[in-house]
Context: one part of a larger RNA
RNA sequence: GAGUAGCGAAAACAUUGGUGAGAAUCCGAUGCACCGAAAACCUAAGGUUUCCCACGGCAGGCUCGUCCGCGUGGGGUUAGUCGGAACCUAAGCUGAGGCCGAAAGGCGUAGGCGAUGGAUGUCAGGUUGAUAUUCCUGAACCAUUUUAAUAUCGUUAUCAACUGCGGAGGGACGCAGGAGGCUAUGUACGCUGGCGAUUGGAUGCGCCAGUUGAAGCGUGUAGGUAGUCACAGUUGGAAAAUCCGCUGUGGCGUUAUAAACUGAGGCGUGACCAGGACUUCCCACGGGAAGGUAGGUACAGACGCCACACUGCCGAGAAAAGCUUCGCUAGUGAGAUAUUAGAAUGUCCGUACCAUAAACCGCCACAGGUAGGUUGGCAGAGAAUGCUAAGGUGCGC
Numbered sequence: 001g002a003g004u005a006g007c008g009a010a011a012a013c014a015u016u017g018g019u020g021a022g023a024a025u026c027c028g029a030u031g032c033a034c035c036g037a038a039a040a041c042c043u044a045a046g047g048u049u050u051c052c053c054a055c056g057g058c059a060g061g062c063u064c065g066u067c068c069g070c071g072u073g074g075g076g077u078u079a080g081u082c083g084g085a086a087c088c089u090a091a092g093c094u095g096a097g098g099c100c101g102a103a104a105g106g107c108g109u110a111g112g113c114g115a116u117g118g119a120u121g122u123c124a125g126g127u128u129g130a131u132a133u134u135c136c137u138g139a140a141c142c143a144u145u146u147u148a149a150u151a152u153c154g155u156u157a158u159c160a161a162c163u164g165c166g167g168a169g170g171g172a173c174g175c176a177g178g179a180g181g182c183u184a185u186g187u188a189c190g191c192u193g194g195c196g197a198u199u200g201g202a203u204g205c206g207c208c209a210g211u212u213g214a215a216g217c218g219u220g221u222a223g224g225u226a227g228u229c230a231c232a233g234u235u236g237g238a239a240a241a242u243c244c245g246c247u248g249u250g251g252c253g254u255u256a257u258a259a260a261c262u263g264a265g266g267c268g269u270g271a272c273c274a275g276g277a278c279u280u281c282c283c284a285c286g287g288g289a290a291g292g293u294a295g296g297u298a299c300a301g302a303c304g305c306c307a308c309a310c311u312g313c314c315g316a317g318a319a320a321a322g323c324u325u326c327g328c329u330a331g332u333g334a335g336a337u338a339u340u341a342g343a344a345u346g347u348c349c350g351u352a353c354c355a356u357a358a359a360c361c362g363c364c365a366c367a368g369g370u371a372g373g374u375u376g377g378c379a380g381a382g383a384a385u386g387c388u389a390a391g392g393u394g395c396g397c
Stems, first nucleotide, its partner, number of pairs: 013031006032394004040374003046354002050352001051075006060068002080141002082350004087118002092113003098107003122139005142346012159333001161332002164328006174313004180306003185300005190211006212274002216269004223262003227252008236244002278291005314317001360369002376388004
C1' cells in the first nucleotide's frame, strides 16, 4: 500500500422465550422465505469413526460462538434367508506337461483363478441416545440330521440306494414397434373422528385428518407355447443307455376347444393379529403410558408386471453350474424312497455414518465432477415449466 480488496451463488430473514460471564450467529416456539425428477429418500464406489452421549473452547470454523464433521472421555454396527465366501462360468489373468528362446523370459493344452452376468430359502409390525429384512413379537421358508406312523421297493448280487464319471435336455439370452390384461399409485363420493376463534361474511352441499396391511400357503384366472402320447426299430450322441436324436405305425390336436407346461393379477387364508385419525392420563417439557372409530364404491392409471409373449427387422444377438433324465468303470452297501406330524443343527466376512456431498475426487467446510433405484398433488403431451405434499433447508459475517 491499507484497516483497502475480500469474508465463496442475491433462497431471507424477523419476533419472542431459554441457557450463559458473554448471544445477530447455540437451543425452543411462532411467523416469513427457498428446494420439491430435489436442495427429499434408499443404495454402489470412495472415505474410515466423521455415527451417539457427556464435558470443553487454546487452535481449526473466512465474523461470532455457550455451537460443530473441532478437543477429551465413554458408548455404538447382532443375520441359515440381505451382499460376498464355503456354487457356476465371461473377457482377462495364470498355467502341470509341452513348444520356443544366449540368460531373463515368451506362447500355450488340460486345469485353475476371475462378476460387471447365471443360480439362490423372510415377510409385517414394534423397539434404541446410536443397529435392525440382523434384536423382539407374530407368521413363514430352505438345507442337513433325526423320531414316529403309513405306503412302496429291496435284503448277498442277474442289486434298492449312495459316491465318482460321462451322454442328453434345460439354463439360454438381440433390437424396434403396437395391442391387450393387470397392479403400484392417485382422485372423487360415501363412512368415521375432530374444529368452530379473530371476522366484511361463514352450522354452510363448511373446513381438517383418516379410511391401511406383507411374505408364505390354497385356488389356477386374463393370457402365452403347436405339437403331444403309446408301441416297435436303431445307421448317430468317441464306451453304454430304458435318455436324446432319427425312422415306422396308431390315438388326440393343429378352428384354441383337449392334455401338458407356463402365467401377472384377483379371491380366500395369514389377520379373534398388526397398525390406525383421535381421546385420556402422567411429565424431568425431551417425551412416556393406556384406550382406540371408520375401513366401502366408482373412476383414472403407468416408463412397473404378464413378457422379448406377439409382430417386424438385420448388425443375427455369452458361457458354465444349480435343475431334470440316462447309463457306465471301480467301490460302499442293508436298508432306501415318498407323505404326514414333530425335534435338533445352520460356519466365516460386511452391516455405524456421509454418499449431487462441509465426510468421495478437486491443497480449502471450494458456485466444478460423481453409477443405480423410488419419485405424490394441481395445471400440462411430458421426468419440460410454474406452484405445492412428505421431507429438507434459509447457503458461518
Molecule: large-subunit ribosomal RNA, domain III
Organism: Candidatus Gastranaerophilales bacterium